[in-house]
Context: one part of a larger RNA
Molecule: large-subunit ribosomal RNA, domain I
Organism: Myxococcales bacterium
């Protein structure tokens, strides 16, 4: 020195668990903010490092409601209180809410510093206190230049007007490369990804100048399909429609004009005309509306909902049935007898409990407060036949030319949308489309505006569910986790979970530096469960023995 039992350290795998995640489903919110928001900073406790919880009324204050014996959060102990005159605890509605943040008097290196006006205290010099005092936008008044009237300006009052935050869905206004084509430019990625605005709880689109094709359809949004089809495309890579069919929803509506009324200006001697305002009329594509003339009606239906009911959320309450026995520390597991169930979901209780708890099913509760849904009721808004007439029916529009872009569609034979930029109609006997374009035919009425539902998403809250994870997994964080650390910044970012049923957490002896640590003693079912604490593998270290050199 190797090798092998063995018992030990060390070490923290492994097996069990779960306080955290993780992916959904159904609902519910789907917004918060000058009335100071989200975020913070500094306080705040008897003593308080940090979390939480509050705001100089500071782990709080009040009312209402709930609950019914204990409490002073995490957190043990102390010292000190509170509580059947009903507290800790839950729910609603106030009330306080320092400073910084949009931050908004002014400033500024955030959480500070400085100021005006009015007003209080007061020891009148001054300190302190409260209250107002940012811009922008509407509204109303008043002042008022250059410039004579005026305008701009400028000032005052009035406004829960706007600003800023906030996962992901929308919608607009910019917009990229890598890539991919086996290089690479047109292409593609991709109108992505990132910017930027602006809106909802949804956006958006929307009531045919449509789609079809000689047969019809009948706002729009989604889904399945048509179809990887018809096309497009260095006809490369790639991109990639519609019609139709089936579904899911389901909804229509208002202006502008003609014409009238009234009022205001203007021009005119006058009649009038013209231009604005309100305010009736009207809204349309088998055209439809004014207007004239005839006839006919006096209804339907919607919207909107203070209030009332009902019904639901935000605390709750009620709520069946079990004993024996041996084992064991301990019975919910075994025997043995019952017994409830509209309830044998789960959770917990010293091992495995329907009958022990807490619940569960099924009934039921609200002083506040908020949502829904009917319903009354008040308001609004809502029609019509048949001839005349030809007055109206959205103009720098449409449409074309150039040069984009959008369409599945790269300019192509290139229709349709949409903006630059130049030109520039018609008026229903017009006007637009049907994929150049022209005839015929057929469909439709642009230049104006609103609409619920089907769709898209989840930072929240609530309930449940998993052939998901179980501490190197699952979230970067089951633990004082976006913390400790790192970094001038932007930012990167850990580690780290279990004692037992219960602390019973080891009283008293002993070695020992009044340690640390260990030996007795005791507790407990176990102490090789002693807080360096469940199991406690391996490398690794040490001890005894045994071999073998």
């Nucleotide at each position: 020195g190797g090798c092998g039992u063995a018992u030990g350290g060390u070490g923290g795998a492994u097996g069990c668990c779960u306080a955290g995640g993780c992916a959904g489903u159904c609902a519910g919110a789907g917004g918060c903010g000058a009335a100071g928001a989200a975020g913070g900073a500094c306080g705040u406790g008897g003593a308080c490092a940090g979390c939480u919880g509050c705001g100089a009324u500071a782990a709080g204050c009040u009312c209402c409601g709930g609950g019914g014996a204990g409490c002073c959060g995490c957190u043990a102990a102390c010292a000190g209180g509170c509580a059947a005159u009903a507290a800790u605890c839950c729910g609603g509605a106030g009330a306080u809410u320092u400073c910084c943040g949009a931050a908004u008097g002014g400033g500024g290196a955030a959480a500070c510093c400085c100021c005006a006006u009015g007003g209080g205290u007061u020891g009148u010099a001054g300190a302190c206190c409260c209250a107002u005092g940012a811009g922008c936008c509407c509204g109303u008044g008043a002042u008022g230049a250059a410039u004579u009237c005026a305008u701009a300006g400028u000032c005052a009052c009035g406004g829960a007007g706007c600003g800023g935050c906030a996962a992901a869905c929308u919608c607009a206004g910019g917009g990229a490369a890598c890539u991919g084509a086996a290089a690479c430019a047109u292409c593609u990625a991709a109108g992505u990804a990132c910017c930027u605005g602006a809106a909802g709880g949804a956006a958006c689109a929307g009531a045919a100048a449509g789609a079809a094709a000689c047969c019809u359809c009948g706002a729009u949004u989604c889904c399945c399909u048509c179809a990887g089809u018809a096309g497009c495309g260095g006809c490369g890579a790639g991109c990639g429609a519609a019609c139709g069919g089936g579904g899911a929803a389901g909804a229509g509506c208002c202006c502008a004009a003609a014409c009238g009324u009234u009022g205001a200006g203007a021009c005119g001697c006058a009649a009038g005309u013209c231009u604005c305002a309100a305010c009736g009329g009207g809204u349309u594509g088998u055209a439809g509306g004014g207007c004239c003339u005839g006839c006919g009606a006096c209804a339907u239906g919607a919207g909107c909902g203070a209030g009332u009911u009902u019904c639901g959320g935000u605390a709750g309450g009620c709520g069946a049935a079990c004993g024996g026995u041996a084992u064991g520390g301990a019975a919910a597991g075994g025997c043995c007898g019952g017994c409830c169930a509209g309830a044998g979901a789960c959770g917990g209780u010293g091992a495995a409990a329907g009958c022990c708890c807490g619940g569960u099913a099924a009934c039921u509760a609200a002083a506040a407060u908020c949502g829904a849904a009917a319903c009354a009721g008040a308001c609004u808004c809502u029609a019509g036949c048949a001839g005349g007439u030809a007055c109206c029916u959205g103009a720098g529009u449409a449409c074309c030319a150039c040069a984009g872009g959008a369409c599945a569609c790269g300019u192509g034979c290139a229709a349709u949308c949409c903006g630059g930029u130049g030109g520039g109609a018609a008026u229903c006997u017009a006007c637009g489309g049907g994929g150049a374009c022209c005839a015929u035919c057929c469909c439709g009425u642009a230049a104006g505006g609103c609409u619920a539902a089907a769709u898209a998403c989840u930072a929240c809250u609530g309930a449940c569910u998993g052939a998901c994870c179980g501490a190197u997994a699952g979230u970067g964080a089951a633990c004082u986790a976006g913390u400790a650390c790192c970094g001038c910044g932007a930012g990167g970012g850990a580690a780290a979970g279990g004692u037992g049923a219960a602390a019973a957490g080891a009283a008293c002896c002993c070695c020992g530096g009044u340690u640390a640590g260990g030996g007795g003693a005791g507790u407990g079912a176990a102490a090789u469960a002693g807080u360096a604490c469940c199991u406690g593998a391996a490398a690794c270290c040490a001890u005894a023995c045994g071999c073998c050199u």